[in-house]
Model confidence (mean pLDDT): 84 of 100. Predicted 3D model of an 87-nucleotide RNA (c-di-GMP-I riboswitch aptamer) from a Gammaproteobacteria bacterium. It was read from a public genome assembly, where an Rfam model found it.

RNA sequence: UCGUGCAAAACGCAAACCCGUCGUAAGACGGCGACGCAAAGCCUCCGGUUGCUUGACUUCUAGUUCGGCAAUAGCGGGGUUGCCACA
Numbered sequence: 001u002c003g004u005g006c007a008a009a010a011c012g013c014a015a016a017c018c019c020g021u022c023g024u025a026a027g028a029c030g031g032c033g034a035c036g037c038a039a040a041g042c043c044u045c046c047g048g049u050u051g052c053u054u055g056a057c058u059u060c061u062a063g064u065u066c067g068g069c070a071a072u073a074g075c076g077g078g079g080u081u082g083c084c085a086c087a
Stems, first nucleotide, its partner, number of pairs: 003086003012037002018031005035074001041080003045077003048072006055066002057063002
């Protein structure tokens, strides 16, 4: 430096519920709390999913797809950084 994470060792992160704040919302932040996680550290470049939408299309009560903005890194892919060890 690369690979691997069977077994260790020292750590780390923190789901849901609930409370508070922000937001139209999805959701985010803080607290409590642990479902789990070998990157569940960080980043929206690609895909998925979710929310909103002055829009576009249609079979025009509504629906489909596209576009715009936002969210999700604990949905995958990818990029990047990192602890320990070596079946």